The RNA shown here (transfer RNA) has 88 nucleotides and comes from Candidatus Bathyarchaeota archaeon BA2.

């Protein structure tokens, strides 16, 4: 330097191809409560932000494009993995 893979909500990690019905699958950690004298242990729900609620509103590594619509397609850059290539 060049190739390829890869960066999702507190952790891992599906979802990307083949755009919609995604605030986003699942696990794990938390926080409630349920059960127990008690605690584990399992069982419910909740877990991005408002808002009693319906609902709203912002997100998938950053910026920008394309669409009516983006995690998802297209371009830059940015970060990390593996490989080759370069080097005194």
């Nucleotide at each position: 330097g060049c190739a390829g893979c890869g960066g999702u909500c507190g952790c891992c990690a599906a979802g990307c191809c083949a755009g919609g019905u995604c605030a986003a699958a699942g696990g794990c950690g938390a926080a409630g409560g349920a059960c127990u004298c008690a605690a584990g242990a399992u069982c419910c729900u909740u877990u991005c932000c408002c808002g009693u609620a319906g609902g709203g509103g912002u997100u998938c590594g950053c910026a920008g494009g394309u669409u009516c619509a983006a995690a998802u397609c297209c371009u830059g850059c940015c970060c990390g993995c593996u490989g080759c290539a370069c080097c005194a």
It matches the Rfam family "tRNA". The family's RNA type in Rfam is transfer RNA.